Source information:
Predicted 3D model of a 1494-nucleotide RNA (small-subunit ribosomal RNA) from a Candidatus Uhrbacteria bacterium.
[in-house]
C1' cells in the first nucleotide's frame, strides 16, 4: 500500500488502451471583492535607441580653475569701487601615483569531462588585503604626464619643442633569516626532509600626518582563498568494434607557482577496448524539487555551492589573482558616424524596445538598513541590496451577512391536473459592521551619545454611516456525486474510454432542477502514480508474446567432504566528514495561516581505528560419495568405405497370339494391324530394399533399414583397480545441420515442379487423365533454412506406485536353459461404463504428474498489445536464391489462449414423419373460371410475397358496398355539451322551377307543456369547446392469427460438481406414438407440455318418445355397460414385445376439439382498440358517372376434357348432412325450356327445397378431332333488380376452337382412406360457386425397407459462426486520403583530413648604442580538394494503412467441399496451384496395439 471501464452470446485468463490522485516558472476559456508571503522570456546565447549598473584616495604628487581669508602693488581727484602678485583655507575638473576593477550582478552556448559530487593526496604548489612573530627602512640619480608653444586631422585622435613633482622609476650600501650550489651526519623503501659547515646571490617610502598613528621592506607562521593529482559515482546508442603516432613509456632539455608529452629532441613499441574503447546523439553538475507505501521514476525554474560563457574566433599584456562581461591587440559578421581620407560599438547587469512566441512585469524610490570598494576619517560610489508598482501565476487567510419569517406569495419549471419543486428562499421585521469608504491618532525597523526612514502618514488603533461595496465556473449515460421537459431526427452535434444521435435522446441544443468546488472554476501541455505494464523488492516462456535446430567449448557465473592460516567480502563498535538552506520533530514571532526565527534529530555514503571469523573468498594440506580412467562380457537401421543379392519396374531382342489396350465418377487425349495390351525366354539399366517390423533399437540434433567385410564414434551393465573436484552451465566462437535450391562433372529405370494435350467448369492458368523437362541418384564444393515440435533449454537433487517392453547383471533352480524373484539403465502406458489404476502438488483451463508443466539449486537463451514487419535502411555472409541482425512513421481498441451454451457442417451414430421407396390419382401441355405479378389507365383503392402471399382478407364489387378517379356541392359538419339571437318563424310533408343528382329557389299544409315569464322542450341561425379522417407508423402497441408442430420437448426448487460461464437432474440401457414406462445413476422431487378427463362414431342394455312406427326393428333424445395386455403361450430383471382365444371392437379401436418454453422486429393501425405524428371551406362530408371486370405477357389454385371401364337414348333402384315466413313453395294449368300462372301445406322428424347421381337393365355409336370435347360467336327468349352498355345469371336453336393423356419438374393419399359420383349450406335482390364448408353413395392398390431427398428429435464431434452458413472471410483491380522507405539528381548543416595563404601573438636566431629591424617555426579566419555523416527537396516506380452498399473470383474457418499448415522451388489476373521433405495445431471409418478382468 483501495480501484474502475473496455475483447465475449456468456465465462475464466493473458494483454493493451482509458479514467479517478498529486504536481507546475505554465498557457488558454469564462468569471473576478480584500490582504499577506512568494514568484514572473522555459522561445531568438536574436538585434538593440536612451539612462544608469566601479569607483575612490588632496593624510602619495605637481599644477589649473573657482571661492574665502591675511596683506595689498596698481587704477581712480577723493570717499567708495575695481584689482595684479604673495601666504593660508575650502571646493571642483583633468592628470601622475596607489588600491579596487579577477568581487558583486547575468547566462546555461559549450561541456559526457577530474566539469560536478563524495573521499583522500600535494614531501609537486601559490596566495594582495587581514592577524601574529622576528628584523629593517642608509645614500644618490635620471626622467615623464599635467602645463605651455607649434603642427596635422571632419572627427576619433596624433606628432614635435620646452618646464616640473611624487609612496612613479633607477642605482649603490646593509641583511644572521630567504633562494641556489657543494660536502658531512641523522631520518627514510625511494623521492626527499632536518641539522651543521662552505660558496654565490636578493630589500625598502622617513613617505604622509590632525602627532594618536597610517604606510614601506625581508623572513617565518596563521586564517581564509586558489592551482594540480587520485579512487568511486555520473544519460541513450553495438544498425558505432576496433581506436591511437605526442600516441604509451624512457632519457635529456624547455616551460610553469607547481607535477606531468604540458612542449621539444632522441630511443623503445607501446597504450585503450564487449566490465563497451573509438564514434554518434542528447545534456551544465550537485544540495535539492515533484511523485510514490517503499524500491524507484521524472526533474535541476526560484534559493545555496561548483563550473562555464560574455557579438564570433584567436592571442597575449598588466597584476597576488585574468588570458579579464561594461581592459588591450588581431581577424570575421553585423550596426552606426563620416568632409569618403578614416573612425566608433558590443544589455547572457537594472529598467526599457523591436523581433520570435501560447506566454512572462516599471525606461519607479532609496542608499535609511545589510553588505562590498576606496579612504586615517568625514564620506563617496554601489540597478548588489532594501522597497514600492504590474500579473488570481502559486500558496495562505478573510469576506460577500446574521436571527426570525408559511398566505408555503408572485413568477419559473414539471404534472397522473390532484399537486409537486425552486423554498425560509424572497418580501417583511429585528440585529451586526469583518471588508470596502470617510475622519482622527499613528509606529517597530535606528545599530551608534547625537543626528539619520526610501518604504510611509504604511501597518496598527479609534470613531462614523449603512446590508450597505462584493459569485462564479464546471458537471448531471456508466466509470462518477448529481434528472426532468422541450427542440432536433445518424442531421446539427457530443466524446477521457466504453459510446450517444436514424421521431418518445436523463449522452446533441435550450430551460428548470440538482451535484461539486469556490475568487476562482474548467481545458490543454508535461511529470510521477495507479502500471506487479521491465517485475531488486515484484512477472513470465507446452497451447496466450516468449526455449536458441543441435552439440562442443574459451571468457564469465556457480561449485563436494574436511583441517589450518589470512581477515578481502561480511558483521559489531568508535572517530572524522558528508556547507547552509530544505525535509522531520520541538519551541517561538507576525491577530491565525502561508511565511519567518531558534534548537534538536535520523537514514545513507566515503575515509579511518578496534574487534569477531560462522558463511562466501584467498593460501596451504588431506579425503572419495561428484567427475574421469581401467578391466570384462554383451546390445544396437550410430558413422564412413568397399563388395555383393533377389523381387519389382522399364527398355531392347526373339517366340506365342489378335484387336483392342489404357484411363475415369463418366470420358477423351494417348498407345495399337509398321501387330500393341496379354504371355514365355533372354539381355540391359537405374533406383529402392517386401516379409522380419514393434508403442522396437541407435544417434546431440538433422537423421539411420537387403546382406557381407574393413575402419570408427557413443551409451548401458558388472568388477570396485586407479586419479583426486579434474565439475555444471555457457555470451562471443567452432562444428554438424531434412527437403528444396546453386556450381562442375557423371548418371537417369520409376516418379515428376515447369510445359503440352484431354476432360470438368460460367471460367479452370486447379483438383482427374495422357505425356513430360529440371530435379530426385553419385562425386566434389556451396547454401544454413523447416510445424528443425515433446511447439516443453542443459545439469543435479527430492517427492506413493502399478504394468509392458528393450539391454545388462545377480539369486534360486537346472546337466544346461526356459520359467520365477531381485536389481541397474532406456522406451511407453495407467481413459470411461470399471471393479484394477494418478495420490499429493501445480495450472486460466486444457492438462502435467519420477521422461513434471510438482518442490528447489546453478547457468544460458528469449518475451513485454495487434497491424505495419521478420519488412525498410545499414552491416555481415552467400555464385545466386537468399540468410542473419533488425527499426520507425502511421493505424486500431483491441489482437489472443482455454473452456461454456447454442447454431451450423457437402462430420458421425440412433430414431421418427406419405420424407423417400412401393402403389393409386393428379398438376406442369389445351380451353375456360379465378387469384397474383407486370403493363396500361383519370382511376384500374388497399393489404398479403419461399415453405407459412397468390378461389388469401372477400361466407357474393352492376348502384350501394368503395376506401380509387372525374365532375358538381357543404363547412360546427352524421353525434355530444355550453352561450347568444330568432320562433310558430323555421324544419318536415306535398307540389312547382333549375339540375345528372346532391342541392338551390318558390308556393301550400303544419306543434306541445305552461305558474302566461318567450320559462321549458323542439327547430333554425351565429359563436365556442369539438366532431371527422380506410391519412402515416404492425419497427411505438393491445388483441387476434400463421409457422416450426400435436414435434416431445421446455423449465424450476433443494442438493452435488466447476474459480466461472455452466453442468448434473433431462445422460446411459431397454421400451413407447410420447422426457411413455422400467432399470441404473449425485441426485431427490416438482411444474408447463404428452396421456387422460370433453365431443362424435362403432356393439349391447335400458328409459322416454312425437310429427316417426304395420310388427321386429330402424330412428331421435337421455342414462348405462364394454377394452384393462384382463386371460393363455413364448421372450424379457422389469417396463414391455410377439402370437392366440374370446369379443361389435385388441393393444392409443376411428375421428375431432385441445397447440408447452419459445422462433420468425412473421401478418394485421383496412375488423376492432390504441400512443405519437399529420389534415381541418379538407387527407372531412354529400351526390352523379366511371373504375376495382383493362390485356403483347408470366405464375398459382381449380373446372371441363382429350373418350368405348366411354358418349347418347329409354327404363329402373338406393342416401345423408342441411335450409325455409320480406321464406321454402306442393298439386294442377300454360310453355320445347328457362320460366309463368296458381295457391294447398309448413315457423317444420309433420309441409316444401327434393327426381340423388354414379349403379343396374336394354338399345345405339365402332376408334374418327368422332354421336368425343365443349370454347367462341350469332339469333331468339326468361329472371332478379330504380337500373344488366361498360359488367349478371338462366333457357332454346345454330356455330363447333384448342385438345388424342401432356418437357424439365412437381402435388395429394396408408382404409371406409385414395379415386369416382352426386346432394346440402353460408354469403345473397340477383349472380360470374368450377370456390369454400359439410353430407352420403360406390370403393381400391401398396409399404421390401431406411441407402438416398426433405423436415424433425436425442447423443457425439469440428468450428475463425453468435445478426448464428442467407454466417464468417482472402487477395488482385478501380477511386480518395495519409505516413514512411527507394530514387536520376538538386540544396544545406556538422566534424575531421590533405594542401595553399597566413593577422595579432609566442618562441628561437641574427643585426643595431637605443627606439627597433630582419628571418625561421607555430598560429585564428579564409581558400582549394576528395571523401564521411546528418538533413531538406524531387520526376518516377514499388509496397503499407485507412476509407461508402465499387469490380473479379472463393483461398481459409465444418472433412470449407482437393484436410490445413511450415520450409523451399517453379508457375499463374488474384486469392492461389503444383512438386519435394516435414508437422498435427486434421474430420471420419476400419484395423492393429496397449491397459484391466476372466
Nucleotide at each position: 500500500g483501495a480501484g474502475a471501464g473496455u475483447u465475449u452470446g456468456a465465462u475464466c485468463c493473458u494483454g493493451g488502451c482509458u479514467c479517478a490522485g498529486g504536481a507546475u516558472g505554465a498557457a488558454c476559456g469564462c468569471u473576478g471583492g480584500c490582504g499577506g508571503c512568494g514568484u514572473g522570456c522555459c522561445u531568438a546565447a536574436g538585434g538593440c535607441a536612451u539612462g544608469c549598473a566601479a569607483g575612490u584616495c588632496g593624510a602619495a604628487c605637481g599644477g589649473a580653475u573657482u571661492u574665502c581669508u591675511u596683506a595689498g602693488a596698481g587704477a581712480u581727484u577723493a570717499u567708495a569701487u575695481c584689482a595684479a602678485c604673495a601666504g593660508g583655507g575650502a571646493a571642483u575638473g583633468a592628470g601622475u601615483g596607489g588600491c579596487a576593477a579577477a568581487c558583486g550582478g547575468g547566462u546555461g552556448c559549450g561541456u559526457a569531462a577530474c566539469a560536478c559530487a563524495u573521499u583522500g593526496g600535494u614531501a609537486a604548489c601559490c596566495u594582495a588585503c587581514c592577524u601574529c612573530g622576528c628584523a629593517g627602512a642608509c645614500g644618490u640619480g635620471a626622467a615623464u604626464a599635467a602645463u605651455u608653444c607649434g603642427g596635422c586631422g571632419a572627427a576619433a585622435g596624433c606628432c614635435g619643442g620646452a618646464c616640473u613633482a611624487a609612496u612613479a622609476c633607477a642605482c649603490g650600501a646593509u641583511a644572521g633569516u630567504g633562494u641556489c650550489c657543494c660536502a658531512a651526519c641523522g631520518u627514510g623503501a625511494a623521492c626527499a626532509c632536518g641539522u651543521u659547515g662552505g660558496g654565490a646571490u636578493g630589500a625598502a617610502a622617513u613617505a604622509c600626518u590632525c602627532c594618536g598613528g597610517u604606510g614601506c621592506u625581508g623572513c617565518g607562521a596563521g586564517a581564509g582563498g586558489g592551482g594540480c593529482c587520485u579512487a568511486u559515482g555520473u544519460c541513450c546508442u553495438a544498425u558505432c568494434a576496433g581506436c591511437u603516432c605526442g600516441u604509451u613509456g624512457g632519457u635529456g632539455a624547455g616551460g610553469u607557482a607547481a607535477u606531468g608529452g604540458c612542449u621539444c629532441a632522441c630511443c623503445a613499441a607501446g597504450g585503450c577496448u564487449a566490465u563497451g574503447a573509438c564514434g554518434g546523439g542528447u545534456a551544465c553538475c550537485g544540495g535539492g524539487c515533484g511523485u510514490g507505501a517503499g524500491a524507484g521514476c521524472g526533474u535541476g525554474g526560484c534559493c545555496c555551492g561548483g563550473c562555464u560563457c560574455a557579438c564570433u574566433g584567436g592571442g597575449a599584456c598588466u597584476g597576488a589573482g585574468a588570458c579579464a562581461c561594461u581592459g588591450c591587440c588581431c581577424a570575421g559578421a553585423c550596426a552606426c558616424c563620416u568632409a569618403c581620407g578614416g573612425g566608433u560599438g558590443g544589455c547572457u547587469g537594472c529598467a526599457g524596445u523591436c523581433a520570435g512566441g501560447a506566454a512572462u512585469a516599471u525606461u519607479c524610490c532609496c542608499c535609511a538598513a545589510u553588505g562590498c570598494a576606496c579612504g586615517a576619517a568625514a564620506g563617496u560610489g554601489u540597478g548588489a541590496g532594501g522597497g514600492a508598482g504590474c500579473g488570481a501565476c502559486g500558496c495562505c487567510g478573510c469576506g460577500u451577512g446574521c436571527u426570525g419569517g408559511a398566505a408555503g406569495a408572485a413568477g419559473g419549471c414539471c404534472u397522473u391536473c390532484g399537486g409537486g419543486u425552486c423554498g425560509u428562499a424572497a418580501a417583511c421585521a429585528g440585529c451586526u459592521u469583518u471588508u470596502a469608504u470617510g475622519a482622527g491618532g499613528g509606529a517597530c525597523g535606528a545599530a551608534c551619545a547625537a543626528a539619520u526612514g526610501a518604504c510611509g502618514g504604511u501597518a496598527c488603533c479609534u470613531c462614523a454611516a449603512g446590508a450597505a461595496u462584493a459569485a462564479g465556473u464546471g458537471g448531471u449515460u456508466g466509470c462518477u456525486a448529481a434528472c426532468u421537459c422541450u427542440g432536433u431526427g445518424c442531421c446539427a452535434g457530443c466524446a477521457g474510454c466504453a459510446g450517444c444521435g436514424g421521431u418518445a435522446a436523463u449522452a446533441c441544443a435550450g430551460a428548470g432542477a440538482c451535484c461539486a468546488c469556490a475568487a476562482g472554476c474548467g481545458u490543454u501541455a508535461u511529470c510521477c502514480g495507479g502500471a506487479u505494464u521491465u517485475a531488486u523488492u515484484g512477472g513470465g516462456c507446452g497451447u496466450a508474446a516468449a526455449g536458441g535446430g543441435u552439440c562442443c567449448g574459451c571468457a564469465g557465473g556457480u561449485g563436494g567432504u574436511u583441517u589450518u592460516g589470512c581477515g578481502c567480502g561480511u558483521c559489531a563498535u568508535g572517530u572524522g566528514u558528508u556547507a547552509a538552506a530544505g525535509c522531520u520533530c520541538u519551541g517561538g514571532g507576525c491577530u491565525c495561516a502561508a511565511c519567518c526565527c531558534a534548537g534538536a534529530a535520523a537514514a545513507g555514503g566515503c575515509a579511518u581505528g578496534u574487534g569477531a571469523u560462522a558463511c562466501g573468498g584467498c593460501a596451504a594440506g588431506a579425503c572419495u560419495a561428484g567427475a574421469g580412467a581401467c578391466u570384462g562380457g554383451g546390445a544396437g537401421a550410430g558413422g564412413c568405405a568397399c563388395g555383393u543379392g533377389g523381387a519389382a519396374u522399364u527398355g531392347c531382342a526373339g517366340g506365342u497370339g489378335u484387336a483392342g489396350c489404357g484411363g475415369u465418377a463418366a470420358a477423351a487425349u494417348g498407345c495399337g494391324u509398321u501387330c500393341a495390351u496379354a504371355u514365355c525366354u533372354g539381355c540391359a539399366a537405374g533406383a529402392a530394399c517386401a516379409c522380419c517390423a514393434a508403442a522396437g533399437g541407435c544417434g546431440a540434433a538433422g537423421g539411420c533399414a537387403g546382406c557381407g567385410u574393413g575402419c570408427u564414434g557413443g551409451a548401458a551393465c558388472a568388477g570396485u583397480u586407479c586419479u583426486g573436484a579434474c565439475a555444471c552451465u555457457c555470451a562471443g566462437g567452432g562444428a554438424c545441420g531434412a527437403a528444396a535450391g546453386c556450381g562442375u562433372g557423371g548418371g537417369u529405370a520409376g516418379c515428376g515442379a515447369a510445359u503440352g494435350g484431354g476432360a470438368u467448369u460460367a471460367g479452370a492458368u486447379a483438383c482427374c487423365c495422357c505425356a513430360g523437362u529440371a530435379g530426385u541418384c553419385c562425386a566434389c564444393g556451396c547454401c544454413c533454412u523447416a510445424a528443425a515440435c515433446u511447439a516443453u533449454g542443459u545439469g543435479c537433487a527430492c517427492u506413493a506406485g502399478g504394468u509392458a517392453u528393450c539391454g545388462g547383471g545377480a539369486g534360486u533352480a537346472u546337466c544346461g536353459a526356459c520359467c520365477c524373484u531381485c536389481u541397474c539403465g532406456g522406451u511407453g502406458c495407467c481413459g470411461g461404463u470399471u471393479a484394477a489404476c494418478c495420490a499429493a502438488g501445480c495450472u486460466a483451463a486444457c492438462g502435467c504428474a519420477u521422461u513434471a508443466a510438482g518442490u528447489g539449486c546453478a547457468c544460458c537463451g528469449c518475451c513485454u498489445g495487434g497491424g505495419a514487419a521478420g519488412u525498410a535502411c545499414g552491416a555481415u555472409c552467400g555464385c545466386a536464391a537468399g540468410a542473419u541482425u533488425a527499426a520507425a512513421a502511421c493505424u486500431c481498441a483491441a489482437a489472443g489462449g482455454a473452456a461454456u451454451a447454442g447454431a451450423c457442417g457437402g462430420g458421425g451414430a440412433c430414431c421418427c414423419g406419405c420424407a423417400c421407396a412401393a402403389g393409386c390419382g393428379g398438376u406442369g401441355g389445351a380451353g375456360c373460371g379465378u387469384g397474383u405479378g407486370g403493363u396500361u389507365u383519370a382511376a384500374u383503392u388497399c393489404g398479403a410475397c419461399a415453405c407459412a402471399a397468390a378461389a388469401c382478407g372477400a361466407a357474393g364489387a352492376a348502384c350501394c358496398u368503395u376506401a380509387c378517379c372525374u365532375g358538381g356541392g357543404c363547412u360546427c359538419g352524421a353525434a355530444c355539451g355550453c352561450c347568444u339571437g330568432c320562433u310558430g318563424c323555421a324544419a318536415g310533408c306535398u307540389c312547382c322551377u333549375g339540375g345528372a343528382a346532391a342541392c338551390a329557389g318558390g308556393a301550400g299544409c303544419c306543434c306541445c307543456u305552461u305558474u302566461c315569464g318567450a320559462a321549458g322542450g323542439u327547430g333554425c341561425a351565429g359563436g365556442c369547446g369539438c366532431a371527422g379522417g380506410u391519412g402515416c407508423u404492425g419497427c411505438a402497441u393491445g388483441g387476434u392469427u400463421g409457422u416450426c408442430g400435436u414435434c416431445a420437448g421446455c423449465u424450476c426448487g433443494u442438493g452435488g460438481c466447476g474459480c466461472g460461464a455452466g453442468c448434473u437432474g433431462u445422460u446411459c440401457c431397454c421400451u413407447u406414438a410420447a422426457g411413455u414406462g422400467g432399470g441404473g445413476u449425485a441426485a431427490c422431487g416438482a411444474g408447463c407440455g404428452c396421456a387422460a378427463c370433453c365431443c362424435u362414431u362403432a356393439u349391447c342394455c335400458u328409459g322416454u318418445g312425437u310429427u316417426g312406427u304395420u310388427u321386429u326393428u330402424u330412428c331421435a333424445c337421455g342414462g348405462g355397460a364394454g377394452a384393462c395386455u384382463g386371460c393363455c403361450c413364448u421372450c424379457g430383471c422389469a417396463a414391455g414385445a410377439g402370437g392366440g382365444a374370446g369379443g361389435a371392437a385388441g393393444g392409443c379401436g376411428a375421428g375431432g376439439a385441445u397447440g408447452a418454453c419459445g422462433u420468425c422486429a412473421a401478418a394485421u393501425c383496412a375488423g376492432c382498440a390504441u400512443g405519437g405524428c399529420c389534415c381541418u371551406u379538407a387527407c372531412g362530408u354529400c351526390c352523379a358517372g366511371g373504375g376495382c371486370u383493362a390485356c403483347a405477357c408470366a405464375c398459382g389454385c381449380g373446372c371441363u376434357a382429350c373418350a368405348a371401364u366411354g358418349g347418347c337414348c329409354g327404363g329402373u333402384a338406393c342416401a345423408a348432412u342441411g335450409g325455409g315466413u320480406a321464406g321454402c313453395c306442393a298439386a294442377c294449368c300454360c310453355g320445347a325450356a328457362a320460366g309463368g300462372g296458381g295457391g294447398a301445406g309448413c315457423c317444420a322428424a309433420u309441409c316444401c327445397c327434393a327426381c340423388a347421381a354414379a349403379g343396374c337393365c336394354g338399345g345405339u355409336c365402332c376408334c374418327a378431332g368422332u354421336u368425343c370435347a365443349g370454347a367462341u360467336u350469332g339469333a331468339g327468349g326468361g329472371c332478379u333488380g330504380c337500373a344488366a352498355c361498360u359488367u349478371g345469371c338462366c333457357c332454346u336453336c345454330a356455330u363447333g376452337a384448342a385438345g388424342c393423356c401432356g418437357g424439365a419438374a412437381u402435388c395429394g393419399c396408408u382404409a371406409g382412406u385414395a379415386a369416382c359420383g352426386g346432394c346440402c349450406g353460408g354469403u345473397c335482390a340477383g349472380c360470374u360457386a368450377u370456390a369454400c364448408g359439410g353430407c352420403c353413395g360406390u370403393g381400391a392398390a401398396u409399404a421390401c425397407g431406411u441407402u438416398c431427398u426433405c423436415g424433425g428429435g436425442u447423443c457425439u464431434u469440428g468450428u475463425a459462426c453468435u445478426c448464428a452458413c442467407c454466417g464468417c472471410c482472402c487477395g488482385u483491380c478501380a477511386c480518395g486520403u495519409c505516413a514512411a522507405g527507394g530514387g536520376a539528381g538538386u540544396c544545406g548543416g556538422u566534424a575531421a583530413c590533405a594542401c595553399c595563404c597566413g593577422a595579432a601573438u609566442g618562441u628561437c636566431g641574427c643585426c643595431g648604442u637605443a627606439g627597433g629591424g630582419c628571418g625561421a617555426c607555430a598560429g585564428a579566419a579564409g581558400g582549394u580538394g576528395g571523401g564521411a555523416u546528418c538533413g531538406a527537396u524531387a520526376a518516377c516506380a514499388g509496397g503499407g494503412a485507412c476509407g461508402a452498399a465499387g469490380u473479379c473470383g472463393u483461398a481459409a474457418c465444418a472433412a470449407g467441399g482437393c484436410a490445413c499448415c511450415c520450409g523451399u522451388a517453379g508457375c499463374g489476373g488474384a486469392a492461389g496451384c503444383u512438386g519435394u521433405g516435414g508437422g498435427u495445431g486434421g474430420a471420419u471409418c476400419a484395423c492393429c496395439u496397449c491397459c484391466u478382468u476372466a
Model confidence (mean pLDDT): 82 of 100. The sequence is in RNAcentral, with records from ENA. Lineage of the source: Bacteria > Bacteria candidate phyla > Candidatus Uhriibacteriota.